[in-house]
Context: one part of a larger RNA
């Protein structure tokens, strides 16, 4: 891992609340006693004791309608109008507290009580398993640390301190040489010990080893013995060690510590079905209250979240600017106007120019500007629709969960953005299947009782891969595209003599446009500068003749000339040319890191753009037929409506074991076990055949150690 077996809401008290059944203004007894019985029980009896019958008031202590008046559901009666009305509701009335009152609180016109079942609390381990701790008493220093006690143990080298001796040397020493000498927390290594590096190993040789490496007569290293003990020892100190256990050991015990935290929690099928918010809380992973589900009861006529219409209500979107408040471009004007700069002038009067205030006129703007001003929104009142005496709206009460939520869109607030945060609305995931979207919780279609057909939605129709290689028109030539969207925006700015439209304008058969072919002149080399300056470095002016036309010169080029060219003109050839807007597709511009994506495949249509008219396609809708909840109806058919569903509430079954009573089957085969067939919506059940070899079963009362696939679940087995 799989597999067999076990594996988790119990049980007692006391409390609430349903349902059932006694008896009832009263209900029950409780220890216990008698009697019966094997024994579990059963019957009588105990009336102390609880609740109930009265409430108010801190208490003293005072102490209620034995029905007065209206309404009115069901229901009776009535043909109908309408009476009558048990329960119901409203007054009035009354105790009692409080208060001078006034009032203002609280309670009354009998329904409890026990048993047995269930739903919840609450005490207790309390649905199971799980800490890390916390105490208490033990037992631990054969490992390891400190210390005493009695013992061992350090190969061989190697240097060679004091001290001595000799000799030199001194006035005598110091001194200096040789030699002796053998100290050193001294060298180098073997035993032994350590435990710096490497890093092999890393289910090893080893829960710390190998290989290199330090110490290696000392503050060494060891052996037996003793000794210090858990808030305690020891510690050359690391919070190291104290027996593979140490920021407080181990063992057992309190103990089934507690765990707002994780995991697990076992059968079925039918109805309804959330929440993720508000408020509080040493509260943010919890919880208690509202909300929001859900089930029973009560009450009895309205209810609506949708439409039209009418009537209000408001100040957002827009918009606006001599309507205010605040920002703001740019031009005219008046004013003599507080003030700067300049100019005049001795000064004083002056002139310009900026500025100021005013007029006017343009040109923009604001969440906290508004002269304006919607759609939606909201509120009422009709009427319409929907719903509802088949009981809704509502109100009481029993049981929840739930209180981490996301996302589209629409409108906000932070933010440079964000799969980013934080509000509103609204709608879907969450608890929603299906189809589509290449896969894809929330995007698009559609809300899936079951089973057969059969239509369509979104999207699609060439092959994977259902269904037109469909019609028409007209665009593209990039493989553009064949992408609904993919944080948000967007024609990226800007460009295109790529092509297509569509307006306009000026030329044109009196010949345009392009191309060719001629001409392109004279005054003059304009004049002025210059070293020169001639169309053609600068400057000034740009006349006038000749002629179709030709510049006081468009470009090249010369040191300046020269030369080429264009303007302009003429001829030739003949049909359109040209310039300008605006639009459609397309292309630059366009840049990301393993080779890559239209889902692929491939398409020049099998891209795009307008139209058409067929097909496909879903649990939608439509048909037939069944099942289930409801409701009328209840004989039963019928009919109508519902039937996706997490947590969660109701509801009704289904198997296992016991058991009291009935009632059966078995050696002519009982249980189990194995195949297989039928039956039920299921849990499951029944039945045949095989195997086994002795017990099993139905019906119905009762009562549970009652159902397993997960819990790093526990045993075993493989």
């Nucleotide at each position: 891992g799989c597999c067999a077996g076990g594996g988790a809401g119990u049980u007692u008290a006391c409390u609430u609340c349903u349902g059932u059944g006694g008896c009832g203004a009263g209900g029950a007894u409780a220890a216990c006693u008698g009697c019966c019985u094997u024994a579990a029980g059963g019957c009588a009896g105990g009336c102390a004791u609880c609740c109930g019958c009265a409430g108010g008031g801190a208490a003293a202590c005072c102490g209620a309608u034995a029905a007065g008046c209206c309404c009115g559901c069901a229901a009776c009666c009535g043909c109908a109008a309408g009476g009558u009305g048990a329960g119901g509701g409203g007054c009035a009335g009354g105790g009692c507290g409080u208060g001078a009152a006034a009032g203002c609180g609280u309670c009354c016109g009998g329904a409890g009580u026990c048993a047995c079942a269930g739903g919840g609390g609450u005490c207790a381990g309390a649905c199971c398993c799980g800490a890390a701790g916390c105490c208490a008493g033990a037992c631990g220093a054969u490992c390891u640390a400190g210390u005493c006690c009695g013992g061992g143990g350090c190969a061989u080298g190697g240097u060679g301190a004091a001290g001595c001796g000799c000799g030199g040397g001194u006035a005598a020493a110091a001194c200096c040489g040789c030699g002796u000498g053998g100290a050193g927390g001294c060298c180098a290594g073997a035993a032994g010990c350590a435990g710096u590096g490497c890093u092999a190993c890393g289910u090893g040789c080893a829960a710390g080893u190998g290989c290199a490496u330090g110490c290696g007569u000392g503050a060494c290293c060891u052996u037996g013995g003793a000794u210090u003990a858990g808030g305690g020892g020891u510690a050359a100190a690391a919070a190291g060690c104290c027996a593979a256990u140490c920021g407080a050991g181990u063992c057992u015990g309190g103990u089934g510590a507690u765990a707002g935290c994780u995991g697990g929690u076992u059968c079925c099928u039918g109805c309804c079905g959330a929440a993720a918010u508000u408020g509080g809380c040493c509260u943010a992973a919890g919880u208690c209250a509202a909300g929001c589900c859900u089930c029973a009861g009560c009450u009895g006529a309205g209810g609506a979240g949708g439409g039209u219409g009418c009537g209000g209500u408001g100040g957002u979107a827009g918009a606006g600017a001599u309507a205010c408040g605040g920002a703001u471009u740019g031009g005219g004007g008046a004013u003599u106007u507080a003030g700067g700069g300049c100019u005049u002038u001795a000064a004083c009067c002056g002139g310009c120019u900026c500025g100021g205030u005013c007029c006017u006129u343009u040109g923009u703007c604001c969440a906290a500007c508004u002269c304006c001003g919607a759609a939606u929104g909201c509120c009422g009142c009709a009427c319409c629709u929907c719903u509802g005496u088949a009981g809704a709206c509502g109100c009481u009460g029993g049981g929840a969960g739930a209180c981490g939520g996301g996302g589209g869109c629409c409108c906000g607030g932070g933010g440079u953005a964000a799969a980013c945060u934080u509000g509103g609305g609204u709608c879907c995931c969450g608890a929603g299947a299906g189809g589509g979207g290449a896969a894809c919780a929330a995007c698009c279609c559609a809300g899936a009782g079951c089973a057969c057909a059969g239509u369509u939605a979104a999207g699609g129709u060439c092959c994977c891969a259902a269904a037109a290689u469909a019609g028409u028109g007209g665009c593209u030539a990039a493989g553009u595209g064949u992408g609904a969207a993919a944080g948000g925006c967007a024609u990226a700015a800007g460009g295109g003599u790529g092509u297509c439209u569509a307006u306009g304008g000026u030329c044109g058969a009196a010949g345009a446009c392009a191309g060719c072919g001629a001409g392109g002149a004279g005054g003059u080399u304009a004049g002025c500068u210059u070293a020169g300056a001639a169309g053609c470095a600068g400057c000034u002016a740009c006349c006038c003749u000749u002629g179709a036309a030709a510049a006081a010169g468009u470009g090249c080029g010369u040191a300046a000339c020269a030369g080429c060219u264009u303007a302009c003109u003429c001829g030739u050839c003949a049909a359109g040319a040209u310039c300008a807007u605006a639009g459609g597709c397309c292309c630059c511009g366009u840049a990301a890191a393993u080779g890559g994506a239209c889902g692929g495949g491939g398409c020049a249509a099998a891209g795009c753009c307008a139209c058409u008219u067929a097909c496909c396609g879903a649990u939608a809708c439509u048909g037939u037929g069944c099942c289930a909840u409801c409701g009328c109806c209840a004989c039963a058919a019928g009919c109508g409506a519902u039937g996706g569903g997490u947590a969660g509430g109701c509801a009704g079954g289904c198997g296992u074991c016991c058991u009291g009573c009935a009632a059966g089957g078995g050696c002519a085969g009982a249980a189990g076990c194995g195949u297989g067939u039928c039956u039920g919506u299921g849990a499951a059940g029944a039945u045949a055949c095989g195997u086994g070899g002795a017990c099993c079963u139905u019906g119905u009362u009762g009562g549970a150690a009652u159902g397993a696939g997960a819990a790093u679940c526990c045993u075993g087995g493989u």